[in-house]
RNA sequence: AGAGUUUGAUCCUGGCUCAGGUUGAACGCUGGCGGCAUGCUUAACACAUGCAAGUCGAACGAGGACUAUGACUUCGGUUAUAGAGCCGAGUGGCGGACGGGUGAGUAACGCGUAGGGACCUACCUUAGAGAGGGGGAUAACCCGGGGAAACUCGGGCUAAUACCGCAUGAAGCGAUGCCAUUGAAUUGGUAUUGUUAAAGAGUGGCUUCGGCUGCUGCUCUAAGAAGGACCUGCGUCCGAUUAGCUUGUUGGUGGGGUAAAGGCCUACCAAGGCGACGAUCGGUAGCUGUUCUGAGAGGAAGAUCAGCCACACUGGGACUGAGACACGGCCCAGACUCCUACGGGAGGCAGCAGUGGGGAAUAUUGGACAAUGGGGGCAACCCUGAUCCAGCGAUGCCGCGUGUGUGAAGAAGGCCUGAGGGUUGUAAAGCACUUUCAGUAGGGAGGAAGUUAUAGCGGGGAAUAUCCGCUUUAAUUGACGUUACCUACAGAAGAAGCACCGGCUAACUCUGUGCCAGCAGCCGCGGUAAUACAGAGGGUGCGAGCGUUAAUCGGAAUUACUGGGCGUAAAGGGCGCGUAGGCGGUUAUUUAAGUCGGCUGUGAAAGCCCCGGGCUUAACCUGGGAUGGCCAGUCGAGACUGAAUGACUAGAGUGCAGUAGAGGGAAGCGGAAUUUCCGGUGUAGCGGUGAAAUGCGUAGAUAUCGGAAGGAACACCCGUGGCGAAGGCGGCUUUCUGGGCUGCUACUGACGCUGAGGCGCGAAAGCGUGGGGAGCAAACAGGAUUAGAUACCCUGGUAGUCCACGCUGUAAACGAUGAGUACUAGCUGAUGGGAGCCGAUGAGCUUUCAGUGGCGUAGCAAACGCGCUAAGUACUCCGCCUGGGGAGUACGACCGCAAGGUUAAAACUCAAAGGAAUUGACGGGGGCCCGCACAAGCGGUGGAGCAUGUGGUUUAAUUCGAUGCAACGCGAAGCACCUUACCUACCCUUGACAUCCUUGGAAUUUUGCAGAGAUGCGAAAGUGCCUUCGGGAACCGAGAGACAGGUGCUGCAUGGCUGUCGUCAGCUCGUGUCGUGAGAUGUUGGGUUAAGUCCCGUAACGAGCGCAACCCCUAUGCUUAGUUGCCAGCAAGUAAAGUUGGGGACUCUAAGCAGACUGCCGGUGUUAAACCGGAGGAAGGUGGGGAUGACGUCAAGUCAUCAUGGCCCUUAUGGGUAGGGCUACACACGUGCUACAAUGGUAUGUACAGAGGGAAGCGAAGCAGUAAUGUGGAGCGGAUCCCAGAAAACAUAUCGUAGUCCGGAUUGGAGUCUGCAACUCGACUCCAUGAAGUCGGAAUCGCUAGUAAUCGCAGAUCAGAAUGCUGCGGUGAAUACGUUCCCGGGCCUUGUACACACCGCCCGUCACACCAUGGGAGUGGCCUGCACCAGAAGUGGGUAGCUUAACCUUAGGGGGAGCGCUUACCACGGUGUGGUUCAUGACUGGGGUGAAGUCGUAACAAGGUAACC
Repeated sequence: AGAGUUUGAUCCUGGCUCAGGUUGAACGCUGGCGGCAUGCUUAACACAUGCAAGUCGAACGAGGACUAUGACUUCGGUUAUAGAGCCGAGUGGCGGACGGGUGAGUAACGCGUAGGGACCUACCUUAGAGAGGGGGAUAACCCGGGGAAACUCGGGCUAAUACCGCAUGAAGCGAUGCCAUUGAAUUGGUAUUGUUAAAGAGUGGCUUCGGCUGCUGCUCUAAGAAGGACCUGCGUCCGAUUAGCUUGUUGGUGGGGUAAAGGCCUACCAAGGCGACGAUCGGUAGCUGUUCUGAGAGGAAGAUCAGCCACACUGGGACUGAGACACGGCCCAGACUCCUACGGGAGGCAGCAGUGGGGAAUAUUGGACAAUGGGGGCAACCCUGAUCCAGCGAUGCCGCGUGUGUGAAGAAGGCCUGAGGGUUGUAAAGCACUUUCAGUAGGGAGGAAGUUAUAGCGGGGAAUAUCCGCUUUAAUUGACGUUACCUACAGAAGAAGCACCGGCUAACUCUGUGCCAGCAGCCGCGGUAAUACAGAGGGUGCGAGCGUUAAUCGGAAUUACUGGGCGUAAAGGGCGCGUAGGCGGUUAUUUAAGUCGGCUGUGAAAGCCCCGGGCUUAACCUGGGAUGGCCAGUCGAGACUGAAUGACUAGAGUGCAGUAGAGGGAAGCGGAAUUUCCGGUGUAGCGGUGAAAUGCGUAGAUAUCGGAAGGAACACCCGUGGCGAAGGCGGCUUUCUGGGCUGCUACUGACGCUGAGGCGCGAAAGCGUGGGGAGCAAACAGGAUUAGAUACCCUGGUAGUCCACGCUGUAAACGAUGAGUACUAGCUGAUGGGAGCCGAUGAGCUUUCAGUGGCGUAGCAAACGCGCUAAGUACUCCGCCUGGGGAGUACGACCGCAAGGUUAAAACUCAAAGGAAUUGACGGGGGCCCGCACAAGCGGUGGAGCAUGUGGUUUAAUUCGAUGCAACGCGAAGCACCUUACCUACCCUUGACAUCCUUGGAAUUUUGCAGAGAUGCGAAAGUGCCUUCGGGAACCGAGAGACAGGUGCUGCAUGGCUGUCGUCAGCUCGUGUCGUGAGAUGUUGGGUUAAGUCCCGUAACGAGCGCAACCCCUAUGCUUAGUUGCCAGCAAGUAAAGUUGGGGACUCUAAGCAGACUGCCGGUGUUAAACCGGAGGAAGGUGGGGAUGACGUCAAGUCAUCAUGGCCCUUAUGGGUAGGGCUACACACGUGCUACAAUGGUAUGUACAGAGGGAAGCGAAGCAGUAAUGUGGAGCGGAUCCCAGAAAACAUAUCGUAGUCCGGAUUGGAGUCUGCAACUCGACUCCAUGAAGUCGGAAUCGCUAGUAAUCGCAGAUCAGAAUGCUGCGGUGAAUACGUUCCCGGGCCUUGUACACACCGCCCGUCACACCAUGGGAGUGGCCUGCACCAGAAGUGGGUAGCUUAACCUUAGGGGGAGCGCUUACCACGGUGUGGUUCAUGACUGGGGUGAAGUCGUAACAAGGUAACC
């Protein structure tokens, strides 16, 4: 410090997620030791048991036990005196207000910080003064009573440092007078008067026993220290869907009250006080030092430790006291628990342990007062769950260990493997060594200071005493503790796990699984080869821990103060006026609020940071320093801001003179047009549409002429022209009125800018009332269209549109761009003003101000773009944004007559949503171009019969594959058996086939029986080859196991091969350039071509794969060669014949060569490429044909050609045999053949090919048969022989338009051939039979020349079996104007919400399931306002009913106190009525999410009616 994730890719915006740190944590797996910390975050839920606050006998009385002595004695004891320590109930004192716990409440002077004055303070310290003299009671105790108990009542005795008078006394308090001070309150001094105190006890010394005196205790006063109470400034969470709150409220006066100021309380008077700088209300919360995080600013938290506050079962109350409204005190009310004799009582762990409960979760009913601290005490000492220790928990932090060195045969085992090896791995073993920690044994600090006693010194004192301090000596005090630490002993001995390994993110393989099981923080993995699941091997990270979960900060500049934005991503208010507020021109002086500086105070300690020190180190502990506030005080400075005063004119405004304009309001006027009405002319249609129909019209329309009425809108001018703040404004005239601009000067003197709230304006539609209504036109009706058509189109048509008045207050109210000011290159148009100039009157030139357009520099911007009219550079002010959906919705509030508007959430859900640009693809977008694509033609298919393939059906099986073009006469160049993979039946199991081992035998041939055969049981013949004599090779049989075998699956694991777009003209690269980038350029443009073919232009220049050419066949010629081919001339010869001699001329054969290149001419064209025409030529612009198929697409086809990964079968999914099936048949489709006839059929005769094949072959002549064929066997491995008569054609004859002399299906009979075998199931022949069919609906196919059409021939396969396929030649046409349309393709451009790419994407209702939420008759809770009832305990007031020790008394009583009664306040409780919030509710509304549901097709392309508000 960043990374992943939106896309095909890119940049941006933007959210989500991750890597880091932390924790009082929890959970999972694992766990050796120690140190230091830390441990109920939940139920402020309920608590059994024990302990947590006592102490003092030196305050007091009585008592008890004990010791000693005496007396008595029934020998049990009893009693008296004395003693010193002890015990403990009671009276009394001090302490139980500290310490300890918890965080419920509290948004507050509660806390923090800085201050203030009107206060209090026991114990402690200092100083001064005093302590005199009396009195009456009462617990305990005794007696009696009540009660279950708790406890309580009556009578009697007694003490005090308990209680009460009196005396004394002033610095205290009150009153009064005087003086001083002050503006006043007040404060100080002084005088007089009134009033208010006390306690002794112990101990020491001396003693004349009377006392004196020291210490301590007591009272008063003044101060201190420390603590506490009160007041104030500032700071301290969220919500405005909480906007008004307040009556003791705000202030005053008098009074009361308090320790003290104060409405703190009360009476009266006044009417104030708080609030947008957020009152009130609601929610949440103890606050802080600090802790975590962060670079910081911030954000989050407030465990442990420390300060403050609050609370103590819940609520209320006071008492006591220095201090409480009191955790381990009291009273009352309530809830709960316990005891009870039912009458009454008792209790409060949020002290320490512990229990139950809650919970994911948090410890021992431990030891000790040794240390520190606290209470009491003179002290010893006692108490202390404060504290110090120990125990439990890896809860955290820190440290240590689990060994070290050597060790290659790179062991075994595991895993992987390409089978060689690699890896685990120096790892282990082995060898050599060490012993921390744990274990055993022994030794052994420090925490201890004190205390007591003795002695000495000093203080104090009258003092040698008590006492206080220091010192010496002695004794003594440790829970922890078997302490830390040290030493010895033995032995590598007792001690390693967890998570992860697809990317982010370090680390990879195998096996299993097969969208299952599962994983997942995000993206996402898993559907048979998963580095993502599970296991294993290996690896990576950390390590006594490691992961997960939760929470928080960071990353997140993702709330932006530091440090963001708003044209299109979320975001400028529809526009103005203007209040508060914020900001504000020049200059001078003053001030000192802001600001800056110095000094002072404070900012507790701990913590953080720095420098040291102590534990072996560290964590930890400890000493010192530094830092820290929007803090306070004080002294200065005076630039800037503020404030005050004065001045100025550049901002702003006013006057004057001009000027343009659909600026606004009102009144009047005008013409054109539509419609309606009246009249005339006139006749059959009009109107409307893609086409129609509804509609109008013979009752006279439309058309046309004249007249009339009425309403609305103002053509041309009209212009990215004008005006207005925006909405908006358009005929003409008059009138009223707002603003702008220009020029010149004069005046005012900052009067300015912005603007939360507020007020006003505000298109269209809509609403109310009243008018008006020509045209247009929601709704509605009809006609069309359509599958439907509640639409688009048509015919009608009502609200409305218009006017007046009033409401509504919204729009894509847009420049999607708030207002103002200043600055920052230019060019150009057009609007309204002004000035200047003349080579001077021009539609001139120059310049300036204001507004309005286009381009463009710098700059900005994600890009698009903006660019003096900024989206640039700055300043001021306002509004708004913070992922998408839910939702501009719900609820609430406000506004509205309503419709609705404004304000405005949450639950839930997703990992995106989005902007700009790029490349493709697509469009019922555009442009250009091509193709038998259409058109123009010729012939077919679709109808018939048959052949063949497919689907379907059937079947035991009808084996399998191919399925739009690009499957369907396809794999199959040939199914009777075989083939054959299918079915049935019968058999085999190392196998029909391959390699290896053992063993026997040559191999092989012939043959009998059973069987459908495979097979089984037999018989006979036969003994081979090589040899180094061991044996070996081939073959056959048997045996065991490794293995064979599989047309079983996966073409979506693959290779190879193939189809298709498409023989279409495209597809790319290097370097350069442009762009942030994806990418672009090149390859686009202008021409041209069959072509990215070529030329020109050009930030491109070149290159590659394709195109073309090179190859083959064919068309012409030449050369060479001349058999099996040829035969002109010569010769021979035949019935005829290259038959023969011979010949190479010709044809031909097969080798080579030539030829064609837009080369030449003319025209067009850019002086180009090229095109058009022509010449020559056998051939002319690629001459014709073939082979040749770019980058890629379709997960196209094929595991059944072959090969192959993986999976599956192994007495079977392998192998063998026989028979059957692949040939089935209501039907549907494809491809063909033959036809329907006369351009024909039939009969007879006559002619002319090319290319092929032939030895298990082609097979001649001849003979037989009607024929298929048989017989025959010459010739031929072929330019020689054979297949082999080519057919159409031609000639002649016949048929005469008919189901025929067309057509030949079907069927009967008889045969031939092949073959082991033609039944299922072959081909052919003859005789007989003679079906459909008379040219084929919608639709659809091929073909542009030697082509279509037509005619036959050959071949592969093959025993036999083509109408198929592949070739071959014969005859041989028609048409193409042209590119509008259909289909396919190429290039450019445009739009896009598509990228699996239009067979795309995607919207809404409905149906089903689930989830959260709104409404809802209501119902049940929390909190709370108001009114009222009620009123415990308590305090204050009143009261003389009752009681009453101290004091006074005139002895009656008084004073005082208590009880009782009453009253004010008040807790709980209750009634009524509101508010608020939560939960729930039949039913209901929309929303979200879900599998491949239903209906349509709204949007994205011109989305098929442009879309949107």